Context: one part of a larger RNA
RNA sequence: GACGAACGCUGGCGGCGCGCCUAACACAUGCAAGUCGAACGGAAAUUAAGGGGCUUGCCCCUUAAUUUUAGUGGCGGACGGGUGAGUAACACGUGAGCAACCUGCCUUACUCAGGGGGACAACGUCUGGAAACGGACGCUAAUACCGCAUAACAUAUAUUUACCGCAUGGUAGAUAUAUCAAAGAUUUUAUCGGAGUAAGAUGGGCUCGCGGCUGAUUAGAUAGUUGGUGAGGUAACGGCUCACCAAGUCAGCGAUCAGUAGCCGGACUGAGAGGUUGAUCGGCCACAUUGGGACUGAGACACGGCCCAGACUCCUACGGGAGGCAGCAGUGGGGGAUAUUGCACAAUGGGGGAAACCCUGAUGCAGCGACGCCGCGUGAGGGAAGAAGGUUUUCGGAUUGUAAACCUCUGUCUCCGGGGAAGAAAAUGACGGUACCCGGGGAGGAAGCCACGGCUAACUACGUGCCAGCAGCCGCGGUAAUACGUAGGUGGCAAGCGUUGUCC
Numbered sequence: 001g002a003c004g005a006a007c008g009c010u011g012g013c014g015g016c017g018c019g020c021c022u023a024a025c026a027c028a029u030g031c032a033a034g035u036c037g038a039a040c041g042g043a044a045a046u047u048a049a050g051g052g053g054c055u056u057g058c059c060c061c062u063u064a065a066u067u068u069u070a071g072u073g074g075c076g077g078a079c080g081g082g083u084g085a086g087u088a089a090c091a092c093g094u095g096a097g098c099a100a101c102c103u104g105c106c107u108u109a110c111u112c113a114g115g116g117g118g119a120c121a122a123c124g125u126c127u128g129g130a131a132a133c134g135g136a137c138g139c140u141a142a143u144a145c146c147g148c149a150u151a152a153c154a155u156a157u158a159u160u161u162a163c164c165g166c167a168u169g170g171u172a173g174a175u176a177u178a179u180c181a182a183a184g185a186u187u188u189u190a191u192c193g194g195a196g197u198a199a200g201a202u203g204g205g206c207u208c209g210c211g212g213c214u215g216a217u218u219a220g221a222u223a224g225u226u227g228g229u230g231a232g233g234u235a236a237c238g239g240c241u242c243a244c245c246a247a248g249u250c251a252g253c254g255a256u257c258a259g260u261a262g263c264c265g266g267a268c269u270g271a272g273a274g275g276u277u278g279a280u281c282g283g284c285c286a287c288a289u290u291g292g293g294a295c296u297g298a299g300a301c302a303c304g305g306c307c308c309a310g311a312c313u314c315c316u317a318c319g320g321g322a323g324g325c326a327g328c329a330g331u332g333g334g335g336g337a338u339a340u341u342g343c344a345c346a347a348u349g350g351g352g353g354a355a356a357c358c359c360u361g362a363u364g365c366a367g368c369g370a371c372g373c374c375g376c377g378u379g380a381g382g383g384a385a386g387a388a389g390g391u392u393u394u395c396g397g398a399u400u401g402u403a404a405a406c407c408u409c410u411g412u413c414u415c416c417g418g419g420g421a422a423g424a425a426a427a428u429g430a431c432g433g434u435a436c437c438c439g440g441g442g443a444g445g446a447a448g449c450c451a452c453g454g455c456u457a458a459c460u461a462c463g464u465g466c467c468a469g470c471a472g473c474c475g476c477g478g479u480a481a482u483a484c485g486u487a488g489g490u491g492g493c494a495a496g497c498g499u500u501g502u503c504c
Stems, first nucleotide, its partner, number of pairs: 001503003005500005012376006018369002020334001025332003029329003034075003039072002042069012082287003092211007101204002106200007114148001116146002123138006154179011184192003213259003220250003225247008262284004266277004289310005312323004340366001342365003348362001349360004379409004389400004413445001414441006423431001448493005453474003459488005469476002
């Protein structure tokens, strides 16, 4: 000098930030991911019209419109948000490569959308179970599912031509054969969609060079291990996996083992070199009660999805079930220590939707905390009888000290009253009657903490008497202590001041 700090004493205001560093301990409660009826068939409600029953004001049926929506279906739940347990690794940083790859939504270009089929929910009937949740039979729609047709600049195979390259090889063209598409909706006339291909953009995957911890009181490690052939698998290369063959591969330039640790942009310090660090913000990675697994999907081996196992908690009719805050609040616990079970989608952004709109503890705000930085205030000018009081004294005085009183002012902050935003582009403002402006009141409501032997700015008195105590180092204290305690005075900093801890 610095801090995500803590503790002690003290505490007026504002702005901007920051706030579980410990138990990746366990969690009550609420919320944090939905949306689309312009994909679909139903169901319910309301209204209107018609018909019927008729107890005259209800019930039933049909049609139409509107609204709501459990289910099927689509898109999104792979983003956003949290945490740092693991990880010494191509995890990260940086620079390259992929002639070995994928990419929903978006953009551009070309082409197409013909004709069929069978189901399953919902629903109905029956039925099992305490519940969670099912079972059987029957009916039904679709942008759900499945054949057929169409078929190329697609894919595969074969033949072939040209050009190119960093090895395998790549690109472009020609011919032949084979294979593969589609979906409609609606305010009904303009949109939104659907299928195939090519390209772009974005996002990812993989490979490599180099770089960044400690220990040799860890010296050998390795059997899919190292390489090859073949096969499987993957979007893709590859011992990634498998069969066979060979015996390799790494290591004193530190392998292996052990310990520690998320990495970086940055941050702190320092003249720099360097050292330390990785809170907030941004990028990447990993994880989601512990371990394992796959499904769906453009994308996950998926925090608020599924399955299995373990531990724990809860419900149970004992047969069986339910759960996962390292999301936002909040609780217990741990701890020296870290906040509200707040408001709003008004803005920015995200998801869905044609839109209206809905959802959004992302976010914007507010609350709490001197935790930090910055700013302001606690009054200004005059005022010597140098008042009183205090302290001290050589009793003359000295000092507190222009300090106070007193006089004249001011109104920052504050209090009261009135007005009142920008942030929003037509509408729409949580913040918020906030910021700010105007008027009024009145010095009124606002100063402490530490130190005073030297280092180190600042001294006397009394008490104590190697006691009580102080102390960062040197050291003070045993009867005149500027070093302990108190008082007066002084110095320093100031809404803070000291102490402790950690780093330079």